[in-house]
């Protein structure tokens, strides 16, 4: 330098043939249970999907570019 791939909640990820209000598990908060802790039970908070631009009636999902991580190739 080139090619490919990934970037969604604190963490691990699902959702990517565009269309009901963005989800799961763990973690976190409150309550319950217990002599107490853990486990269990109930309720709840938290992200507008890496940034910008474009296409569209409508974009996390398509396109362009940039940024960041990873793999490979080459000098």
């Nucleotide at each position: 330098a080139g090619u490919c791939u990934c970037g969604u909640a604190g963490c691990u990820c699902a959702g990517u043939u565009g269309g009901u209000u963005a989800g799961a598990g763990c973690a976190c908060u409150u309550c319950u249970c217990u002599g107490a802790u853990a486990a269990g039970g109930a309720a709840g908070g938290g992200g507008u999907c890496c940034a910008c631009g474009g296409u569209u009636c409508a974009a996390a999902u398509c396109c362009g570019c940039g940024c960041g991580g990873g793999a490979c190739u080459a000098c």
Source information:
This is a predicted structure of a 75-nucleotide RNA (transfer RNA) from a Bacteroidia bacterium. NCBI's taxonomy places the organism under Bacteria, Pseudomonadati, Bacteroidota, Bacteroidia. Its mean pLDDT, the model's own confidence on a scale to 100, is 81. The RNAcentral record of the sequence draws on ENA. Rfam family: tRNA. By type it is a transfer RNA.